[in-house]
RNA sequence: GUGGACCUUCAGGGACGGGUGUAAUUCCCUACCGGCGGUAUGGCUGCCAAGCCGAGCCCGCGAGCCCUUGCAUGGGGCUGAUCCGGUGAGAUGCCGGGGCCGACAGUAAAGUCUGGAUGGGAGAAGGUGGAA
Numbered sequence: 001g002u003g004g005a006c007c008u009u010c011a012g013g014g015a016c017g018g019g020u021g022u023a024a025u026u027c028c029c030u031a032c033c034g035g036c037g038g039u040a041u042g043g044c045u046g047c048c049a050a051g052c053c054g055a056g057c058c059c060g061c062g063a064g065c066c067c068u069u070g071c072a073u074g075g076g077g078c079u080g081a082u083c084c085g086g087u088g089a090g091a092u093g094c095c096g097g098g099g100c101c102g103a104c105a106g107u108a109a110a111g112u113c114u115g116g117a118u119g120g121g122a123g124a125a126g127g128u129g130g131a132a
Base pairs, nucleotide, nucleotide: 005128006127007126008125009124010123017029018028019027031112032111033102034101035061036060037059038058042053043052044051045050056100057099064078065077066076067075068074082098083097084096085095086094104115105114106113
C1' cells in the first nucleotide's frame, strides 16, 4: 500500500411577479431548481511529474412504487427527459441555439407547498485494527 472486518461524521435544490376563480405557490402566463459514482475533444494550476474542476435528459446507482415476507432483513420487478448547427480523427459531454423531464399521500389538478421524514440513502471523508 491492497483485499476483507468494524466505528464515526457528513450526505438535495427550487414559485419572484401576474391572470382566472368562492377557493389554485396545484390551472394559465411567467420565474426558478438539478442527489451520487463513471465517462471526457473543455477549463485551471504546475518547470516537470502530476493535480483539481467539468453531463438533470450517455452508462450505472439512490430515492419512490409493486410483488414476496407475520414483521424486519433479504430477494425479484417497475421506474423521467435531447435535438439542430459549429469545431474536430473522435463530442447526446465543448461552443451557439432550440427543446424536454421530474415518486407517493394530501389539497382546485403540485419538480418547487404540506406530509411520511428528527426517516432512508447512492456515496464522500476520517478513524480503529492487524491476517496474508
Predicted 3D model of a 132-nucleotide RNA (FMN riboswitch aptamer (RFN element)) from Pelotomaculum schinkii. Its mean pLDDT, the model's own confidence on a scale to 100, is 79. Its Rfam family is "FMN riboswitch aptamer (RFN element)". Rfam's curators write: The RFN element is a highly conserved domain that is found frequently in the 5'-untranslated regions of prokaryotic mRNAs that encode for flavin mononucleotide (FMN) biosynthesis and transport proteins. The sequence is in RNAcentral, with records from Rfam.